[in-house]
Molecule: transfer RNA
Organism: uncultured Aestuariivirga sp.
RNA sequence: CGGAGGUAGCUCAAUGGCAGAGCCGCGGUUUUCCACACCGCUGACGCGGGUUCGAUUCCCGUCCUCCG
Numbered sequence: 001c002g003g004a005g006g007u008a009g010c011u012c013a014a015u016g017g018c019a020g021a022g023c024c025g026c027g028g029u030u031u032u033c034c035a036c037a038c039c040g041c042u043g044a045c046g047c048g049g050g051u052u053c054g055a056u057u058c059c060c061g062u063c064c065u066c067c068g
Stems, first nucleotide, its partner, number of pairs: 001068006009023004017053001025041005046062005
């Protein structure tokens, strides 16, 4: 300098209209107990601006990670 990426504790979705899933954690049902199974709950858009009625999404800058 060029390219890719940054979303929940972890791994990942969501290409302008209420941010979801799996695992983890917590509670419950079940079980003599544990585990499994099932039901429910908590919890996140790297940061600062711009465009827009509305931005995780589009644009600019910046920080971090990876590749060349």